[in-house]
Context: one part of a larger RNA
RNA sequence: GGACGAACGCUGGCGGCGUGCCUAACACAUGCAAGUCGAGCGGGGACUUAUUGGAUGAGAGCUUCGGCAGGAUUCCGGUAAGUUCUAGCGGCGGACGGGUGAGUAACGCGUGAGCAAUCUGUCUCAGACAGGGGGAUAACGCAGCGAAAGUUGCACUAAUACCGCAUGAGACCACAGAGCCGCAUGGCUAAGGGAUCAAAGGAGCAAUCCGGUCUGAGGUGAGCUCGCGUCCUAUUAGGUAGUUGGUGAGGUAACGGCCCACCAAGCCUACGAUAGGUAGCCGACCUGAGAGGGUGAUCGGCCACACUGGAACUGAGACACGGUCCAGACUCCUACGGGAGGCAGCAGUGGGGAAUAUUGGGCAAUGGGCGAAAGCCUGACCCAGCAACGCCGCGUGAGUGAAGAAGGUCUUCGGAUUGUAAAUCUCUGUCCUAAGAGAAGAGGGGAAGACGGUAUCUUAGGAGGAAGCCCCGGCUAACUACGUGCCAGCAGCCGCGGUAAUACGUAGGGGGCGAGCGUUGUCC
Numbered sequence: 001g002g003a004c005g006a007a008c009g010c011u012g013g014c015g016g017c018g019u020g021c022c023u024a025a026c027a028c029a030u031g032c033a034a035g036u037c038g039a040g041c042g043g044g045g046a047c048u049u050a051u052u053g054g055a056u057g058a059g060a061g062c063u064u065c066g067g068c069a070g071g072a073u074u075c076c077g078g079u080a081a082g083u084u085c086u087a088g089c090g091g092c093g094g095a096c097g098g099g100u101g102a103g104u105a106a107c108g109c110g111u112g113a114g115c116a117a118u119c120u121g122u123c124u125c126a127g128a129c130a131g132g133g134g135g136a137u138a139a140c141g142c143a144g145c146g147a148a149a150g151u152u153g154c155a156c157u158a159a160u161a162c163c164g165c166a167u168g169a170g171a172c173c174a175c176a177g178a179g180c181c182g183c184a185u186g187g188c189u190a191a192g193g194g195a196u197c198a199a200a201g202g203a204g205c206a207a208u209c210c211g212g213u214c215u216g217a218g219g220u221g222a223g224c225u226c227g228c229g230u231c232c233u234a235u236u237a238g239g240u241a242g243u244u245g246g247u248g249a250g251g252u253a254a255c256g257g258c259c260c261a262c263c264a265a266g267c268c269u270a271c272g273a274u275a276g277g278u279a280g281c282c283g284a285c286c287u288g289a290g291a292g293g294g295u296g297a298u299c300g301g302c303c304a305c306a307c308u309g310g311a312a313c314u315g316a317g318a319c320a321c322g323g324u325c326c327a328g329a330c331u332c333c334u335a336c337g338g339g340a341g342g343c344a345g346c347a348g349u350g351g352g353g354a355a356u357a358u359u360g361g362g363c364a365a366u367g368g369g370c371g372a373a374a375g376c377c378u379g380a381c382c383c384a385g386c387a388a389c390g391c392c393g394c395g396u397g398a399g400u401g402a403a404g405a406a407g408g409u410c411u412u413c414g415g416a417u418u419g420u421a422a423a424u425c426u427c428u429g430u431c432c433u434a435a436g437a438g439a440a441g442a443g444g445g446g447a448a449g450a451c452g453g454u455a456u457c458u459u460a461g462g463a464g465g466a467a468g469c470c471c472c473g474g475c476u477a478a479c480u481a482c483g484u485g486c487c488a489g490c491a492g493c494c495g496c497g498g499u500a501a502u503a504c505g506u507a508g509g510g511g512g513c514g515a516g517c518g519u520u521g522u523c524c
Base pairs, nucleotide, nucleotide: 001524002523003522004521006520007519008518009517010516013394014393015392016391017390018389019387020386021352026350027349028348030347031346032345035092036091037090040089041088043086044085045084046083047082048081049080050079051078052077053076054075055074061068062067099305100304101303108230109229110228111227112226113225114224115223118222119221123218124217125216126215127214128213129212131165133163134162141154142153143152144151145150170197171196173194175192178189179188180187181186201210202209203208231277232276233275238268239267240266243265244264245263246262247261248260250258280302281301282300283299284295285294286293287292307328308327309326310325311324330341331340332339333338358384360383361382362381366380367378368377369376370375397427398426399425407418408417409416410415431465432461433460434459435458436457437456441451468513469512470511471510472509473494474493475492479508480507481506482505483504489496490495
């Protein structure tokens, strides 16, 4: 000198764009953050229409005044159709998105290869199909138990839920051969006869559309292996028994001591094993002429974690932040028998701290989930609020004005300086205030804008509302007076202060930067 997720002191007008718990991976009140599909299914409710049953019985009519016939209106119920809502079964999604950096010195990450050792829902393309049956179960109903959370028994019912059978273009498995190829194990291709394996319907008048099953190819995503690189300590020198290898079985999508039985005795290490400490890694960011050094906030990629520890289930995918089970600590409810919870999601609270924001608006845009769609959900996201925390831009007026006014300060008392500075006069309107107009962002046609009556434009008003901070001994730009008297104090280093202090304090003047200026901390 530069830089910062900064903090502190003094000061503070506006706008744009960013950024904002670095500390306790401390504990959390409250609300929201993952749902959706009725065009998969059976129920249930509401409304409308039609029809039907029952009750009520108006006006007008007839009347022998006793009634008669008639059926308006209203109410209750059944059936059918339509619209709508939906607890439950079922499907897809809750493995994405969002957060955090505790752990991890590791194939975790980066980079480059490999898988002839692998999987891949949805999507795209292609091929071949969907025949015929069955048994349940929630909901609902009835009856219980429990304070609650919840749960039990009996009986009923549906499906794109579940299960056999058939068919097999094909896939897979074993068998016996053939051809081609390769990087070892080996891979690929076509044919043979065996064995195993599918399916679901819905909407619509229909056309058709959306789905279903099997197979192949692609795409996307994931898993695994290897070369190289990846902090400090030798005041850590030996470490290792599933350890190293083999054979066989198991397990996995898949290779593998991944796991197990048996056998052998290996394996790593001064080119630093093992142990200890520290740490998420990278693109990048800061600095530097570069080499290098430092950092790993925001944004992007990867990894790990979700109160602590462990485990599996479901699923294409998890060993699963807002799923399940077990154990533990903590908190809460309780009728004391038993239960409930997990903000390192967005806000917010307490606590810690030098220190870090609103319990805001909207799904209008972008994107995501579901749905045929309308649409619903979305604290992702887009916006707004707070904060000079950072960067950038603008303003706090411009011109004129010498009697060089007054006042202040200094003075050798002549004057000098503040100083064209002020006043004065003439203007301007960025910002400001008020009024009026008013967006783009919204797509192929229409509708739809949170931001927002915002940005912007026009008119009017009036210099009105907007300057501080640090320094002035040398380094280092900038000097005098008074006060103080080794006191009070200053200080980055050298050093100032003990009676003429340009170094302390105040004033005048000056220098620097400027909505900031200094100080502290850290890095180069």

Predicted 3D model of a 524-nucleotide part of an RNA (small-subunit ribosomal RNA, 5' domain) from an uncultured Eubacteriales bacterium. It matches the Rfam family "Bacterial small subunit ribosomal RNA". The coordinates come from a structure-prediction model, not an experiment, and the mean pLDDT is 85.